[in-house]
RNA sequence: GGAGCCGGACAGACUGUCGCCGCGAUUUGUAUCGGGGAGGAAAGUCCGGGCUCCACAGGGCAGAACGCUGGGUAACUCCCAGGGGGAGCGAUCUCCGUCACGUGCAACAGAGAGUAGACCGCCUUCGGGUAUAUCCCGGAGGUAAGGGUGAAAGGGUGGGGUAAGAGCCCACCGGCUGUCGUAGUGAUACGGCAGGCCAGGUGAACUCCGUUCGGAGCAAGACCAAAUAGGGUAGCGCAGUAGAUCGGCCCGAUCGAGCUACCGGGUAGGUUGCUUGAGGCGUCUGGUAACAGCCGUCCUAGAUGAAUGACAGUUGCCCCGAAAGGGGAACAAGACCCGGCUUAUCGACCGACUCCAGAC
Numbered sequence: 001g002g003a004g005c006c007g008g009a010c011a012g013a014c015u016g017u018c019g020c021c022g023c024g025a026u027u028u029g030u031a032u033c034g035g036g037g038a039g040g041a042a043a044g045u046c047c048g049g050g051c052u053c054c055a056c057a058g059g060g061c062a063g064a065a066c067g068c069u070g071g072g073u074a075a076c077u078c079c080c081a082g083g084g085g086g087a088g089c090g091a092u093c094u095c096c097g098u099c100a101c102g103u104g105c106a107a108c109a110g111a112g113a114g115u116a117g118a119c120c121g122c123c124u125u126c127g128g129g130u131a132u133a134u135c136c137c138g139g140a141g142g143u144a145a146g147g148g149u150g151a152a153a154g155g156g157u158g159g160g161g162u163a164a165g166a167g168c169c170c171a172c173c174g175g176c177u178g179u180c181g182u183a184g185u186g187a188u189a190c191g192g193c194a195g196g197c198c199a200g201g202u203g204a205a206c207u208c209c210g211u212u213c214g215g216a217g218c219a220a221g222a223c224c225a226a227a228u229a230g231g232g233u234a235g236c237g238c239a240g241u242a243g244a245u246c247g248g249c250c251c252g253a254u255c256g257a258g259c260u261a262c263c264g265g266g267u268a269g270g271u272u273g274c275u276u277g278a279g280g281c282g283u284c285u286g287g288u289a290a291c292a293g294c295c296g297u298c299c300u301a302g303a304u305g306a307a308u309g310a311c312a313g314u315u316g317c318c319c320c321g322a323a324a325g326g327g328g329a330a331c332a333a334g335a336c337c338c339g340g341c342u343u344a345u346c347g348a349c350c351g352a353c354u355c356c357a358g359a360c
Base pairs, nucleotide, nucleotide: 001356002355003354004353006351007350008349010347012315013314014313015312016311017310018309020037021036023034024033025032026031039331043342044341046340047339048338049337050336051217052216053215054214063213064212065211066210067209068082069081070080071079072078083096084095085094086093087092097208102206103205104202105201119147120146121143122142123141124140125139126138127137128136129135155173156172157171158170159169160168174198176195177194178193179192180191181190182189183188221272222271223270224269231263232262233261234260235259236258243255244254245253246252279298280297281296282295284293285292286291317328318327319326320325
C1' cells in the first nucleotide's frame, strides 16, 4: 500500500422569526415569563420479565416452546467462555439431544434407494455356428471385484482364497457396542481390553428422552360521576283525586295513575395508572469474559385524533465546477415500562486482528 475479518460509537452544529404539546411561577381571567420536548432502530410484535386483574389444596393428562457443556441475568429463543463436526491459507464464520426403540420419507436418473440389486461385465455349464475353440449367438446358473446411474449403491487398503467372486478368512486402519484408566466442574480428549465384521441419510418428519410453561393484558386495573332507561327503599295518592300543562298566584279548562325524595349498579365524560428506572455516565474493586459490587454524579417526552413543525441565515462533510456558484445527506418517528432478537439504513469515524506485496 492492497484485500479482508470482527467489534464499538456517531446519525451534522449554532442562531433568529412564527407556531405546536406538557411542566413551573405570577395572574380574577385573558395572558406573560422561565425551562423541557423521539430513535438506533421509536419498526416487526418474534422471545423474556416487571406491573395489573382473574383463577388456583396438591398432583396428573393434553398442548406448546426449547435442546452440546459451564457461567451471567429479574428472565430469555439473549449474552460470555469452552467442547465437537463442517468451510476458509488465515483473522473468522457456521451447525449442535435421540435415526444401534418403533414408524415414515427420498424428485430425476438408474437393473437396484434399504430384509439391496444382475443393465454392461466376469465365471461355470448346455446347445448351435462348426470339423477344432481362447471367437460369435442363444438357454440355465453363480457372482457385488470392475464399468455405468445418482446427492447417496450396504466399511477402506493389502493378502489369502475361489471357476469367477465375496468379511468367506486374516492383518492394519476407520467406525460401532460394552467396559476400564488418565486429564477436565463438565461437554469431551487421549489410551487399554473384549466383542461382532459394519450398523447409509433425514428429528424446521411422527415419535422418544430431558427441561420449562395457569389465563388475559394499560382498551390491564383503580377512583369520581351527568342525561336517559331499568332496580331497591320510604312517603303521598288510587278518582275526575294526587299530579301535569295553560309564563308566576287564584279560579277555570284539558289530560290524568301514578307522583316525589333518597339509595345502588352503571354509560358518556373526567382523574389516575404515567414515567426515578433490574436507569444513564465516571473512577475503583472482583472476574479470561458476559457481568457484579462500592462510591460519586445526572434527571432526560408523557400526548389521547394524538405535539415535537415551517422558514431564513452562518458553518462542518460529500459531489460538480477553472472560479463565481450550484446540488446532496439515509432508514424512519414514542403511546405502561424494561432486557433481547430480527429487519431497514446516506455517510463518515475509532479500535483489535488476518493474508498478500514492497521498503528500511
The RNA shown here (Bacterial RNase P class A) has 360 nucleotides and comes from Pseudodesulfovibrio piezophilus C1TLV30. It matches the Rfam family "Bacterial RNase P class A". Its family is annotated with tRNA processing, dimeric ribonuclease P complex and ribonuclease P activity in the Gene Ontology. The sequence is in RNAcentral, with records from Rfam. Taxonomically the source falls in Pseudodesulfovibrio piezophilus (Bacteria, Desulfovibrionia, Desulfovibrionaceae, Pseudodesulfovibrio).